The RNA shown here (c-di-GMP-I riboswitch aptamer) has 90 nucleotides and comes from a Spirochaetales bacterium. It was read from a public genome assembly, where an Rfam model found it. Its mean pLDDT, the model's own confidence on a scale to 100, is 87.
[in-house]
RNA sequence: GAGGCGAAAUGGCAAACUCGAGCGAAAGCCGGGGGCGCAAAGCUAUGGAGCUACGUCGCAGGACAGCGAUACGCCAGCCAAGCUGCCGAA
Numbered sequence: 001g002a003g004g005c006g007a008a009a010u011g012g013c014a015a016a017c018u019c020g021a022g023c024g025a026a027a028g029c030c031g032g033g034g035g036c037g038c039a040a041a042g043c044u045a046u047g048g049a050g051c052u053a054c055g056u057c058g059c060a061g062g063a064c065a066g067c068g069a070u071a072c073g074c075c076a077g078c079c080a081a082g083c084u085g086c087c088g089a090a
Base pairs, nucleotide, nucleotide: 005088006087012038013037017033018032019031020030022029023028036077042083043082044081046080047079048078050074051073055070056069057068058067059066
């Protein structure tokens, strides 16, 4: 010096919930509050898992506009993978 590892320290992020005359069909995202937790809870939708169904297809049906399937949508704080990164004890 690098890698592994994760004591300590400096900091970082930010769950549920909540507010918004915010965006969206929804899932969800954004901003404020909040702090459950996280050594990558930094970034990436590449592979799975999961969520939603605007639209499309099928079924039903003249009305009470339903049921089913399906991402091009979402999700990185579900797992894996890739890239990057603070500190320095055992």